RNA sequence: GGGUUUGUAGCUCAGUUGGUAGAGCAGGUGACUCUUAAUCACUUGGUCGUGGGUUCGAGUCCCACCGGACCCA
Numbered sequence: 001g002g003g004u005u006u007g008u009a010g011c012u013c014a015g016u017u018g019g020u021a022g023a024g025c026a027g028g029u030g031a032c033u034c035u036u037a038a039u040c041a042c043u044u045g046g047u048c049g050u051g052g053g054u055u056c057g058a059g060u061c062c063c064a065c066c067g068g069a070c071c072c073a
């Protein structure tokens, strides 16, 4: 330098055919307990890597750029 793939909550990851962004863990509050842990209930948390484009509507499609992984040179 070229190619493939990936980027979504603090972490690990879903998100189908474009139609109101989710789970587990973690965090908070409460219950239980002599207390802690465990368990249970409720709950907070997102410019979906950045910037554009297409569309009535984009996490999803297109382009460029940035970061990671792998392959070729």
Stems, first nucleotide, its partner, number of pairs: 001072007010025004019056001027043005049065005

This is a predicted structure of a 73-nucleotide RNA (transfer RNA) from an uncultured bacterium.
It was read from a public genome assembly.